The RNA shown here (small-subunit ribosomal RNA) has 1446 nucleotides and comes from an uncultured Bacillota bacterium. RNAcentral holds the sequence, with entries from ENA and SILVA.
[in-house]
């Protein structure tokens, strides 16, 4: 608070933390400043007053005598100053702070005004008064300046006199203009004036008329940006009186009305002096207003008069306010935005000159005097313009410098040197024009003469493109450049130096603005399906446009004249400084604007008039058009019963869930609430949203036909209205079924999800609200031409016997397609084509459709809508590529069927890791790991450790020397150092000598480098991959990257062939020619071979050998196929569709592999990263991995016999037979063979016995001992043999290799390599299988297609929180400074109006006074200031949001 409950909402008190603020109260203490009053008490200074006493003697006077020496005063000249008058400081000079305005600029007006000096005309110029400054005295002031008192003059001031074509007032007449009204003339009344000087020439005065000149008002056009600023006004509008000015007016004032501006932008905020003109630009346009000119403000802020023709006054007054300066503290002065200068700011802007000679001002009769206007100088390359730093000859192409391929090039005829010239410069000399007599600041300047001597005088930028110009060396993503792309990470034409080149040139380069390019705001001159853009939709106000025919008007429009458009400036010609810049003339131009005079097709305005636009009527039609009401089946669910039993239900599987309390299933009834299968359709309808069972009722639109009516009524449409899908809001009904949120079960690394089982708001109604959507055709409305073909809804007409079919036309709806247009894709009469007209939006990308105000709304939110700051893109159509848990089509030992393996065990052997003094290097998914390495005890050997050499272990030049060489001695681990011995060559020769080889000593060039970059490189290899691809010509299509061939239909192992086809054709590739194997033929036959018992000797038939041929083509036949190309199958044949096998390997990928095979380009060592020697190391060992050998055993181990059968291969520092000797490795032997001849060489599984399933008679590892070969040497570190030892192992886990036929498995043999030393490599032959349905799925690969945001290409691109740093913004308790306004106090100066306190010289009056004046007072306004609530812009601000960039 409510009637009450509930509910809400406020206050107040205790307790305790926490953070923020100081807005507000507070003068008690501290401090400081300015006082005021009181009181008592001591002491006491300058200086004053009166009085008297001492003392001292100045200085004056005055007389007298003597001395001295020149003032004083009037006049008349001239000078100088002060003041009184006059004119003039309102011009010249600066500056741009305010002004968005009649302020400027262009054009009119003023019948509503002024105008000093100038010019011109008419007229005048008599008569008098009182005064005051200067100066005298003399007061008060610090001073600035003031006061009294007396005196005095004028062209200062005042009175009268006279007077009009002036001025007021009434009035007559004429005439003129748009109106107020004007002019011109008559007579009348009334007001008003003067100055005087003088050289006797003149120069002044005072009233009127005209003119020129300057100026004031008015008004038409035109002048910047915001609407996130829409309403603004109270003297606002306007009238009637009055006042004020020079003149109109709200200018002011009193009354009266209620008006005025605004969407054509008031009014508020922001900025901003305007213009002739400048810079740009092809124009239009855009930006700008320094110099020179016009014009407007302003003079320290603000207000305010005065005098005066002029002012509200830069060098004048008066006030307030800041500020600065003087003071005696009482009061005073000032105003550089004028010329210098001087401080301060600042990236940056000059001399406290010189003269009034010149021009040009102002006063004066004039002589003259002022004049930082102005005429010269000074400083500054700050700009424009002009000349100079030399010219001409000079090749040993000098030296130096750079660079080198080491030859040479360049610098460069440049330099030296020779011969010349004198612009500038320098010295000496003469020397102006500006000034028509005099008179020169410049100025001894410009200019000319004459000497002199190349002497004094060249820099800056740039060299990657764009843009002219190139190497070298430093650097090494560092230092750095950069307008934009982008350089720089060891070979940088990009940094930074050098050389050289280009460019300009007393300059250059660089920022900064502007304008150009930018058609990137598009008036000229753009766009809006899809790149940024069409409003969701309809009605309509304004507003913009708008049908035929006539007639008239002339505003628009077009012509000609006329005036103005100022001068500078720019254009053309033309003259003058020697040229040029400058300057001078003359003509253009100034596109604007006003006037006038004409036309009259167009728009426009008036009027008359037609009908095709548009509507009205008539006559019918189709439809889910809307809006109320009823009624109807069919399905879901729930309730009741009945029948009936273990299950439903759900899913890729399940599970939750439902059910023995009886579900699901079935059967009747029955309640309720949403939706209306089939009809249905690129089918209606309706502005869009969107409308779907039936039937009534009310209603709104469209189409035809017809031609009766009206006579252009029309089209668009900013605000404004109305309607608008789901979803959400509110109120109050309904709730069957679906279902966000929610919950459970799955699924998953997680599953806040996709899937299940539940289920609330909602969905439905009725009544308010939201007003948004990929509200989409991503395509505005309306009319009008513009080829065509097919369909489909609705009407009409034509023919026909006809409902059909056919022609044909309106209105809708769809598909294809031409021109044409579009970037392209497309659109294509339902345009995205050709025009018209109105609207609407648009102007890189992100920030952001955010913020902020604003306005709607109950909220959610909508609508209008920015900017700081950030990035060089973002984006759209097409293209050729790669990819896709797209899609068609095919391959492939790719899966799949099968054999046999690996992964488990031991061991070899590589790599990893670790270890080490080294454990030398390289290789890394497939494509590194029995690779390099076809063989590491030394050697190899690249590494380690210790000994050692320095032109060197090795090549090449010179020089001396010595022949090489070979044997040997002593130290040393050896390199290596010292020594002996021997040995005297070939080639020549003028006999001295020369020369080759070799070797040792010296010196230098230089040798050496398995240092280092495979990401500088050659060469080679590997992989995709034996996968069928890759690309060219010409011609065609495209705007273009490209496409087409090369895609389609078959086919094949093949882009193998056929066929079609805007393509024809051709090249790498396939295939095929080349080996080797099967066949058969010929020729040849010795070492082979034998129809020879052996041997010899014979032959070449056959078997081999090895040389040259035939054969195999889908030839042939059946079928299928398209008369193909090929395919299935036969058939002969030694082989049948590529007969097996092998060489060959496109275009390109991978920055793939190797600098350690080799070459090699730069970098790096050079008594050492080179080289030689000994010993070690590459053999390390806790452990991971790969390649493989042997096994785990009867398809076998063993052992025994006779033993048969290959093929390919090797061999003189070799193979090594026969015999011996050993268990054996082996030794001994030494025939024989450069091999179809001799020798390795024995082939093994075969087959026969035996073992009987066991850690074995498997299986062999590791140990011991004891030999043997090989080697200078078997310790680390070889191989082999006997004996003995007898390990792990009983078929291997996830996972994973190969193989499709003489394949796999298994079974031996041989070579290289090598002194020796394979379980590996490379070959060779023996035995000899199993399976393949089929291509759905793994892996790789081919061709088409199709999407992309990929293109270093899916190992890609990216999205968003989180941390961290920086930036810029919104919000913010609050708080600080400003602007503009208002409302009221307060109210200075000073104008006006009152007022009659105080004075008061002219004039009146005899006087008194009086008129008139001044000072006072009052009152209205009235600057600053006060105070006060809003408004409005910025600064800060704890926190606190998003956003941006790394």
């Nucleotide at each position: 608070u409510u009637g009450g409950c509930a509910g809400g909402a406020u206050a107040g008190a205790c307790a305790a933390g926490a953070g923020g603020a100081c807005a507000g109260a507070c003068a008690a203490a501290c401090g400081g400043g300015c006082g005021c009053a009181g009181g008592a008490g001591c002491g006491c200074a300058a200086g004053a007053g009166c009085a008297g006493u001492c003392u001292g003697g100045a200085a004056u006077c005055u007389a007298a005598a003597g001395u001295c020496u020149a003032g004083c005063g009037u006049c008349u000249a001239g000078a100088a100053u002060a003041g009184u008058g006059g004119c003039g400081g309102a011009c010249g000079g600066g500056u741009g702070a305010g002004u968005a305005a009649c302020g400027c600029g262009u054009g009119a007006g003023c019948a509503a005004c002024c105008u000093g000096c100038c010019c011109u005309u008419c007229g005048g110029c008599g008569c008098g008064g009182a005064a005051u400054a200067a100066c005298a005295u003399u007061c008060g002031g610090a001073a600035a300046c003031g006061g009294a008192u007396g005196c005095u003059a004028a062209u200062a001031c005042c009175g009268c006199a006279u007077a009009a074509c002036a001025u007021u007032c009434a009035g007559g007449u004429g005439u003129c203009g748009c109106a107020u009204g004007g002019c011109a003339u008559c007579g009348g009344a009334a007001u008003c004036a003067a100055a005087g000087a003088u050289u006797u020439a003149u120069c002044g005065c005072c009233g009127g008329g005209g003119g020129a000149u300057g100026g004031g008002c008015u008004c038409g056009c035109g002048u910047c940006u915001g609407a996130u600023u829409a309403g603004c006004u109270a003297g606002u509008u306007g009238g009637u009186g009055g006042g004020g000015u020079a003149a109109u007016g709200g200018c002011u004032c009193a009354c009266c009305a209620a008006g005025g501006c605004g969407a054509c932008g008031a009014u508020c905020a922001g900025u901003a002096g305007c213009c002739g003109g400048a810079c740009u630009g092809a124009g239009a346009g855009g930006u700008u207003g320094a110099a020179c000119g016009g014009c407007c403000a302003c003079a320290u802020u603000g207000g305010g008069a005065c005098u005066g023709a002029g002012a509200c006054a830069c060098g004048g007054c008066c006030c307030a306010g800041a500020c600065u300066c003087c003071u005696a503290c009482g009061g005073g002065a000032g105003g550089c935005a004028g010329c210098a200068g001087u401080g301060g700011g600042g990236a940056a802007u000059a001399u406290u000159g010189c003269a009034c000679a010149a021009u040009g001002g102002g006063c004066g009769c004039a002589a003259g005097c002022c004049u930082g206007a102005u005429g010269c100088a000074g400083c500054a390359a700050c700009g424009c313009c002009g000349c100079g730093u030399g010219a001409g000859g000079g090749a040993a192409g000098a030296c130096g410098g750079u660079u080198u391929u080491c030859g040479g090039a360049u610098u460069g005829u440049a330099a030296a040197c020779c011969u010349c010239u004198g612009u500038c410069u320098u010295u000496g000399g003469u020397g102006a024009a500006g000034a028509a007599a005099a008179u020169g600041a410049c100025g001894g300047u410009a200019g000319c003469c004459a000497a002199g001597g190349a002497g004094g005088a060249a820099g800056c930028c740039a060299c990657g493109g764009c843009u002219a110009a190139c190497u070298a060396c430093g650097u090494g993503c560092c230092a750095g450049c950069a307008g934009c792309c982008g350089c720089g990470g060891u070979a940088a034409u990009a940094c930074g130096u050098a050389g050289g080149u280009g460019g300009c040139a007393a300059g250059c380069g660089u920022u900064a603005u502007c304008c150009g390019g930018a058609a990137u705001u598009a008036c000229u001159g753009g766009g809006u399906g899809u790149a940024a853009a069409g409003g969701g939709a309809g009605c309509g106000c304004a507003g913009g446009c708008g049908g035929g025919a006539g007639u008239u008007c002339a505003a628009g429009u077009c012509a000609g004249c006329u005036g103005u458009g100022a001068a500078a400036c720019c254009c053309c010609g033309g003259g003058g400084c020697u040229u040029a810049a400058c300057c001078c003339c003359g003509g253009g131009c100034g596109u604007g604007c006003a006037g006038u005079u004409g036309a009259a097709a167009c728009u426009g305005g008036a009027u008359u008039u037609c009908u095709u636009g548009a509507g009205u009527g008539g006559a019918g039609u189709a439809g889910a058009g809307g809006c109320a009401g009823g009624c109807g089946g069919a399905a879901u669910u729930c309730c009741g019963a009945g029948u009936g039993u273990a299950g439903c239900g759900g899913u890729g599987a399940a599970a939750u869930g439902c059910g023995u309390a009886g579900a699901u299933a079935u059967u009747c009834g029955g309640a309720g609430g949403a939706a209306c299968a089939c009809c249905a359709g690129u089918g209606g309808c309706g502005a869009a949203g969107g409308c779907g069972g039936c039937c009534u009722g009310c209603u709104g639109g469209g189409c035809u036909c017809u031609a009766a009516c009206u006579g252009a009524c029309g089209c668009u449409g900013a605000g404004g209205c109305u309607c608008g899908a789901a979803a959400g809001u509110g109120u109050g009904g309904g709730g069957a079924g679906c279902a966000a949120a929610c919950a459970g079960g799955a699924u998953u690394a997680g599953a806040u999800a996709c899937c299940c089982u539940g289920g609330u708001a909602g969905u439905c109604c009725a009544c308010a609200c939201u007003g948004u959507a990929a509200a989409c055709g991503a395509u505005g409305a309306u009319u009008g031409c513009u080829a065509g073909g097919u369909g489909u809804g609705g009407g009409g007409g034509g023919a026909c016997u006809g409902a059909c079919c056919c022609c044909u036309u309106c209105c809708g709806u769809g598909c294809c397609g031409g021109a044409g247009u579009u970037a392209a894709c497309g659109c294509a009469a339902u345009a995205a084509g050709c025009a018209a007209u109105c609207c609407a939006c648009c102007u890189g990308g992100g920030g952001a459709g955010u913020a902020c105000g604003a306005u709607c709304g109950c909220a959610a939110g909508a609508u209008u809508g920015a900017a700081a700051c950030u990035c060089a893109a973002a984006g759209g159509a097409a293209u050729u590529g790669a990819c896709g848990g797209g899609g068609g089509c095919c391959c492939g030992c790719a899966c799949a069927a099968g054999c046999a393996g690996u992964g488990g065990a031991u061991u070899a052997u590589g790599u990893g890791g670790u270890u080490u003094a080294a454990u030398u290097c390289g290789a890394a998914g497939c494509a590194a790991c029995g690779c390099g390495a076809a063989g590491a005890a030394c050697c190899u050997u690249a590494c380690c450790a210790g000994g050692u050499c320095u032109u060197g272990a090795c090549a090449u030049c010179c020089a001396a020397c010595a022949a090489a060489g070979a044997c040997u001695g002593u130290a040393g681990a050896g390199a290596u150092a010292c020594g002996g011995u021997u040995g005297u060559g070939c080639c020549u020769u003028u006999c001295g000598g020369g020369g080759a080889a070799u070797g040792u000593u010296g010196a230098g060039a230089c040798a050496g480098g398995u240092g280092g970059u495979g990401c500088a490189u050659g060469g080679u290899u590997g992989u995709c991959g034996u996968c069928a691809g890759c690309u060219c010509g010409u011609g065609u299509c495209g705007u273009g990257a490209g496409a087409u061939g090369u895609u389609g239909g078959g086919u094949u192992a093949a882009g193998u062939c056929c066929c079609g086809c805007a393509a024809c054709g051709a090249g790498c590739g396939c295939a095929a020619c080349c080996c080797c194997u099967g066949c058969c033929a010929u020729u040849a036959g010795u070492u082979g071979c034998u129809a020879c018992g052996c041997a010899a000797g014979a032959g070449c038939a056959c078997u081999c050998u090895a040389a040259u041929g035939g054969g195999a083509c889908c030839g042939c036949u059946a079928c299928c196929g398209a008369c193909a190309a090929g395919g299935u199958g036969g058939a002969g044949g030694a082989a049948g569709g590529u007969g097996g096998g092998g060489a060959c390997g496109a275009c390109g990928u991978c920055a793939a592999a190797u600098c350690a095979u080799c070459a090699u380009g730069c970098c790096c060592c050079u008594u050492a990263u080179g080289a030689c020697c000994u010993g070690g190391g590459c053999u390390a060992c806790a452990c991971a991995c790969g390649u493989a050998a042997u096994a785990c055993a009867a398809u076998g181990g063993c052992u025994g016999u006779u033993a048969a059968c290959a093929g390919a291969g090797g061999g003189a520092a070799g193979c090594g037979a026969a015999g011996g000797a050993g268990c054996g490795a082996u030794c001994u032997g030494g025939a024989g063979c450069c091999a179809a001849u001799c020798c390795c060489c024995a082939a093994a599984a075969a087959c026969a016995g035996u073992c009987c399933c066991a850690g074995u008679u498997c299986g062999g590892a590791u140990c011991g001992c004891a030999g043997g070969c090989u080697g200078c040497a078997a310790c680390c570190c070889g191989c082999c043999u006997g004996c003995g030892u007898g390990a792990a192992g009983u078929u291997g886990g996830a996972a994973u290799u190969g193989c499709u036929a003489g394949u796999a498995a298994u079974c031996g043999c041989g070579g290289a390599u090598c002194a020796g030393c394979a379980u590996g490599c490379c070959g060779c032959g023996g035995u000899g299988a199993a399976u393949a349905c089929g291509u759905u799925c793994c892996c790789g690969g081919g061709c088409c297609u199709u999407g992309u945001a990929c293109a270093c290409a899916c190992c890609g691109c990216c999205c968003g929180u989180c941390a961290c740093a920086c930036c810029a913004u919104g919000g913010g308790a609050g708080u600080u400074u400003g602007u503009a306004a208002c409302a009221c106090c307060c109210g200075a100066a000073g104008u006006c109006a009152g007022u009659a306190g105080u004075c008061u010289a002219a004039c009146c009056g005899c006087a008194a006074g009086g008129a008139g004046g001044a000072c006072g007072c009052u009152g209205c306004c009235g600057a600053a200031g006060g105070u006060g609530g809003g408004a409005u812009a910025a600064g800060c601000g704890a926190c606190u949001g998003g956003g941006g960039u790394g």